[in-house]
Context: one part of a larger RNA
Parts: sequence; C1' cells; structure tokens
RNA sequence: GGCGUUUGGUGGAUGCCUUGGCAGUAAGAGGCGAUGAAGGACGUGAUACUCUGCGAUAAGCCAUGGGGAGCUGAGAAUAAGCUUUGAUCCAUGGAUUUCCGAAUGGGGAAACCCACCUGAAACUUGGUUAUUGUUUGCCUUCGGCAAUCAAUAAUCGGGUUAACCAGGUAUCUUUUACCUGAAUACAUAGGGUUUAAGAAGCGAACCCGGGGAACUGAAACAUCUAAGUACCCGGAGGAAAGGAAAUCAACAGAUACUCCGCUAGUAGUGGCGAGCGAACGCGGACCAGCCGAGCCAUGAGAAUGACCAGAAUGAUCUGGAAAGAUCAGCCAUAGCGGGUGACAGCCCCGUAUGGGAAGUUCAAUUGGACGUAUUAAGUAGGGCGGGACACGUGAAAUCCUGUCUGAAGAUCGGGGGACCACCCUCGAAGGCUAAGUACUCCUUACUGACCGAUAGCGAACCAGUACCGUGAGGGAAAGGUGAAAAGCACCCCGACGAGGGGAGUGAAACAGUUUCUGAAACCGGACGCCU
Repeated sequence: GGCGUUUGGUGGAUGCCUUGGCAGUAAGAGGCGAUGAAGGACGUGAUACUCUGCGAUAAGCCAUGGGGAGCUGAGAAUAAGCUUUGAUCCAUGGAUUUCCGAAUGGGGAAACCCACCUGAAACUUGGUUAUUGUUUGCCUUCGGCAAUCAAUAAUCGGGUUAACCAGGUAUCUUUUACCUGAAUACAUAGGGUUUAAGAAGCGAACCCGGGGAACUGAAACAUCUAAGUACCCGGAGGAAAGGAAAUCAACAGAUACUCCGCUAGUAGUGGCGAGCGAACGCGGACCAGCCGAGCCAUGAGAAUGACCAGAAUGAUCUGGAAAGAUCAGCCAUAGCGGGUGACAGCCCCGUAUGGGAAGUUCAAUUGGACGUAUUAAGUAGGGCGGGACACGUGAAAUCCUGUCUGAAGAUCGGGGGACCACCCUCGAAGGCUAAGUACUCCUUACUGACCGAUAGCGAACCAGUACCGUGAGGGAAAGGUGAAAAGCACCCCGACGAGGGGAGUGAAACAGUUUCUGAAACCGGACGCCU
C1' cells in the first nucleotide's frame, strides 16, 4: 500500500410528523377616507432589544352584557402587584388617539421648520351686586336709614401678555349675503369679502368609456394577423353594462335585456393566403315592466351572535406511561374532529340537539310627504373621408360621425342586405328599470385519489427580512431533545478553558441544546491475509 471483517468520525439523504401553504364549496361582505384613510415615523412596560398591542388617558380608560378563578401578551425569567367588593378574558358601544401621510395655514431634504386670528389662562382697569369692616350725618330706646372709603367674592365690559394649551386659517365646484363694477344710460358680465355643503387619496379582481402597440403568424413581406390584446388615462358599482322594438320573421307568426348549450366551424368573409367567423331558429337560466318600481316613519318576524345546557366505563394484564389486549357494561337526534405519557363514542375540549343579551342587518304591515314627462330638427336622409358590424368597398344594406348639406309631420315616417313595386312590420331623434351574469383584497364554516420542508405561497422559522443594486428593481437560506426540562447537583483531568470521564435525571443520553431517524460520497481506528 491492497483486499476482507469490524468499529468510529463527518455529512444530512430517507422515514415519520406539521404550526404553513394550494385548490375549491356554501354563506357573508363587497369598501375605507377632511369626524383625517391606506401606509408609516416616534413613543409607550418595574425592563437593554425585537415582535404584538396601544397613543402623552399610550400591553391601556369608561359603560353594558357574558364568564367564574386565576391574572399582569410572546421570545423569557425575576421583582412588585391585581383578583369572589368578581380580576385577567370574550362580545358590543363609547372616550383618548403624538407626528408624517390626500395632508389641506406657509414652507419642506416625509415623520421637521416658521406663522397669523380667536379663545382659555394670567395681570390690570372701569361698572353693577352681595358680605364684612372703617369714618360721618339723621331719627335716636335696643336699633334703623343714608353717604364715604377699604377688602373679599360673583358678574359684565376695555387693555396688555414671554412661554404653554384649545379651535380656526389650502385648492376647486356649487351655494348664502354684501361691497364694487365695463363695453352701455339703467343694468349685466367681471372683481373682492363672506356663509354653507361637496370633491380630493387608498384599495385584489370583475365592469364601462377615451386612446392604443409590437414581437409573432402568413414558413420572406406590405393588405391581413397578433388585437381592439398588452399598456396608458378617465369613471362607477356590489356588481357594471344592456333593456321594454322606428326588433325579427315571412303570409304563419314571435315578442324587452342579459347569460349558457346547440345551430356551426355552417352561411359568409379573406394577398379567397394565413386566417377571421355570424344570424334566423331551437333548448335552458331568469322573468317586469314603466314615466320613479323611489323617500320618511312604524317594526310582526327572521338572521347574526360573546356565551349557556349538553348522554354514557370499570376491573385485570403488558408497559416508563393505556387510549392497547382480555373480561364485563353503558350512551347515542351526540361513533365530525382535536387533545391527553401508544390506537379513547363513555378522561378533557367538543359534536347532535335546545337556548341566547346588546348592537347590527334584512324586512311583512300600516301611516305620511312629494312626483306623475308628453311625441323630440340642424334631426332622418344625402355628398366626401373614416370607423363599427363575422362582412378587408364589395352588388354593400344596417349603425356611428370629422366636414358640406338637408326633409316629412301619422293622409306621415323607418325597416324587411344595392334599387323599385306590392305586402308585412315597427314609430327614431327624451328617460328609468330588479333577477338570471362576472370577480374575490377580505370574514366564517367545511372539503380534498392537493403538498409535506430542494415540496407547498418568495416566505411553516420575527420574509418581501438578510443581502445585492445610484435607482427602477432583484431577492434567499433557515422546521423536529423529551411525555415532562426532570436541560446533567456534586467529584475528577484540563488553563478556575474548550472538551472529556464519573455521578445523577430519564423508558432511552449513540434523546445532552450542533439534540428524532441518521443513507451515501469523504476521512480514520482495530484485527486477519498478501506484497
């Protein structure tokens, strides 16, 4: 050095577990904000830090209801306290709520700087009233009346005030009142001051409107496609939009709108390429019509809901531990689930079922107040240029309109895919409208041939953290002692170390905080054989 057997170190795979995720279902909620939001900064404890809670009333204050023995949030102990005169805790309502932030008195390099007005407070001055006292006068019997001055208190008015405290002071729109005031005489527009109200900002998707690409495909590329997509802007609601025929149909009729399944990849459209792609009609969901279905009050009843009641098991054996095994029972409108030293219907929390305050929500019924339009002209149509319709200008109807024009008046007008006639059908140029439909930042309950720590959200753990970047932005790793810390008193070696050996705890310490299990790579020891 090699081979074999064996025993260790390192390492953290695997197994098992789950506090966390993922995807849904059913309900709820669908907003918060100048009464200052979302999000933060700084504080706040007997306490150095972080998280959580809270705001100078600061891990909290008040009230009502519940509850009934412990409590002073977590990492994490100690001290000092609270509590049956009912704490902590839970529900609901209220108070407080620094500073920044739409941030709104002005400024600003967010959490800072600088103001003004009014008030409060303090001082001072004047008036009135009350009480007490001083001095004087009158009637004079105790005593009473009047006046002067002083102090105190209350109240009303004026002035001043360094600091502290409270309220107000932005902009725009609408609005109240007043002042002023053109062309232009009265006026009006406009300007100024003032009163009141509203808006703003944030938020995951869904919705409507205004703008609007390119990569790509066409095997190149220009019409076309991608696509009215991405993206930007504006606006709204719990849904939005649409909506009660100037609609379809075809000689029979249907009857608002929205959504779904067919019709149908059909008819069409298309450098007739790539592609794009209906409708009539049928079957369903839901149904509602109108000119406020709305508003104010009433509040039968229902929902939510802290919480309350809530059945029934013992013994023996094994074991560290019984819920396991054996024997013998019981409950069940409850054998969903979780916990307890292994696997528990009957040990605990619960579960079925029944009950439940306040607040909030929905809401039958009843009453009241208001309202109840009136037939739509620079319109329909036409020319030119565009756009939307499945339809790329085409034979191109229909709809919208930048521009130029421009009717009729129900004896009228529009449509039925150029256009004309007949026939049929409807009534534009005013407006409203629930349900069926879309979505989920969020709440509650439940479910999973979903994951189980390189998986599942990026994040099971103090994660949008550490770290990187000037910045926009990018973005991790990291779970498991044990039933219980019982987390190794004491002794020894060592440097009063690190580490280890005894002893002790424990079922187990090869469960010792780097802790369950503990694979492989990699590195050693011992023994045997060979060289």